[in-house]
Parts: sequence; C1' cells; structure tokens
RNA sequence: GGUUCUAUAGUGUAGCGGUUAGCACAUUGGACUUUGAAUCCAAUAACUCGAGUUCAAAUCUCGAUAGGACCU
Repeated sequence: GGUUCUAUAGUGUAGCGGUUAGCACAUUGGACUUUGAAUCCAAUAACUCGAGUUCAAAUCUCGAUAGGACCU
C1' cells in the first nucleotide's frame, strides 16, 4: 500500500427497512430476613462519526475513525 471483517448501556450479546432498541450480568432503590446470602419487584444506562437513498435507517450505499485477519 491492497483486500476483507467488526463497532449497540459499565460488561457480554440479539435485533427480516416500520419494536417504547430486547436479554443476561452489573449498579441503585424497595420487599423478605435478627443480620447476611439467596429470591422477588422497580429504576438507571447504549446504536463510533459524517453524508446519501427512502414516507421511514441500528439495519441499505459511500466516506472517515478505531480495532482484528490475510496478502504485499
């Protein structure tokens, strides 16, 4: 330098162009308990960035950034 893959709450991970962006762990609050653990209920918190297509984009297209793999 070229090709290709990936980027979603603090962490991991789903998401057929129309979902209030889901689940688990975590954190916080409450219930229960003599206390703790466990259990139950509730809450908090996310689409890497910029353009484009579309009535509508996390999803499709192009570019950028970061990371991985391969070739040179």